[in-house]
Context: one part of a larger RNA
RNA sequence: GGCAUAUGGUGGAUGCCUUGGCACAAGUAGGCGAUGAAGGACGUAGUAAUCUGCGAUAAGCCACGGGUAGGCGAUACAGCCGUUAAUCCGUGGAUUUCCGAAUGGGGUAACCCGACAGGAGUCAUGUCCUGUCACCCGAAAGGGAGCAAACCCGGGGAAGUGAAACAUCUCAGUACCCGGAGGAAGAGAAAACAAUAGUGAUUCCGUAAGUAGUGGCGAGCGAAAGCGGAACAGCCCAAACCGACGUGCAUCUGUUCGUCGGGGUUGUAGGACCCAAUAAGCGACUCGAAGUGAUAGUUGAAUGACUUUGGAAAAGUCAACCAUAGAAGGUGAUAGUCCUGUAAGCGAAAUCAUAACGAGCGUGUGGGAUUUCCUGAGUAAUACGGAGUAAGUGAAAUUCCGUAUGAAUCUGCCGGAACCAUCCGGUAAGGCUAAAUACUCACUUGUGACCGAUAGCGAACUAGUACCGUGAGGGAAAGGUGAAAAGCACCCUUCAGAAGGGAGUGAAAUAGACCUGAAACCAUAUGCUU
Repeated sequence: GGCAUAUGGUGGAUGCCUUGGCACAAGUAGGCGAUGAAGGACGUAGUAAUCUGCGAUAAGCCACGGGUAGGCGAUACAGCCGUUAAUCCGUGGAUUUCCGAAUGGGGUAACCCGACAGGAGUCAUGUCCUGUCACCCGAAAGGGAGCAAACCCGGGGAAGUGAAACAUCUCAGUACCCGGAGGAAGAGAAAACAAUAGUGAUUCCGUAAGUAGUGGCGAGCGAAAGCGGAACAGCCCAAACCGACGUGCAUCUGUUCGUCGGGGUUGUAGGACCCAAUAAGCGACUCGAAGUGAUAGUUGAAUGACUUUGGAAAAGUCAACCAUAGAAGGUGAUAGUCCUGUAAGCGAAAUCAUAACGAGCGUGUGGGAUUUCCUGAGUAAUACGGAGUAAGUGAAAUUCCGUAUGAAUCUGCCGGAACCAUCCGGUAAGGCUAAAUACUCACUUGUGACCGAUAGCGAACUAGUACCGUGAGGGAAAGGUGAAAAGCACCCUUCAGAAGGGAGUGAAAUAGACCUGAAACCAUAUGCUU
């Protein structure tokens, strides 16, 4: 020096565990904010660094309700509080420094400096307290602003990529930016589809169908009707006409325009107009409201023994019981009957949600006539240039925008894929509309052939922390003593330190800063060997 064995050290794999995550389901909620939000700064406890709570009334104040013996957060010491009901839980209220939309002015956020009115204080000034003082819209009342995960609508709008290169094309109207709204949004009651038969607003799902199409006919893109379902709900204006008021022109009774009220709302055309009449019903509006639910809670069955094992009984043995409860968790090992619970019931002073029903309010009828009047105009349409429709301009309809032209008026007008005819469908150029659908920052309950500390969220721990970066931003590591701290009194060595040796606790101390404790690596002892 090597090999082997043993015993240790180091190290932290493995096993076991779970406080934390992940995904989904059902329900709730779907907003907060100038009555100052979200988010912060600074304070706040007898002592108090951090977290948590709170705000100069500062781990809290008041009222109501629940609840019952302990409590003063994580966390100790000291000192207090509590059956005259504390702590705790719920509801409502009070307080709520400074910054922040931040809003009296300024500013390098949490700071500086004011004005006016009232008050405190001073001999007086300084000083202090309370209130008001930004901007935009609006006559005023009042409203707006800022924040917030996704979903939604609108205005803008890429490229990497694919086409095995690349330009039309694709990626994609995606990512991203901006604006806006709601609990959903948008769409929506046919100038729709269809085809000789019919359907009857919209939305969503399945199918039709990878079909019809489109396409450097490449790569690719890709419908609709119909059918089957989910859910269902329809309405209001403008105009004709009538009236009131105002206004201009005329003055003769009138007439123009404007506002308001009535009237009226459609394709089998309807309405105005004329005649008669005022109902049933309906409502998506307002108010009230039995009840139901949410926000604290509460009742809740049934097991004992042992010369067993053990540190400990829930294990074992023997003998019982409950069960609308044998879900689960805890308790010194594995408990239906020990605890919390579970099944099944019960419960609210206060606030909120919903709501049968009631009231109010609104809406709501029939007939005749076809002479007259009305039925959305710089609109429809056309040309050109674009966009959007599955569709790249094509034979390219329909829809939308820009520019230029520019109708008809119910014997009207539009559509049925260039265009024309016949036939059929509809009634544009005003508006509103629940449900079925999308999403989940958040709350509650539950589930898992989801993870189990290099996994699972980045974060099971002082985590968006430490740390890095001028900054935008990037971004960790780190869980486990024991049933219980019983966390090693006391003695010895000693620098009177660390550490160790005794002693003691404990089932165990090779459980002592910690479960288990693999390997690499290091050491000691013994054996063999060079």
Annotation
Large-subunit ribosomal RNA, domain I from a Chlorobiota bacterium, 530 nucleotides, folded computationally. The organism belongs to Chlorobiota, within Bacteria. The RNAcentral record of the full RNA draws on ENA.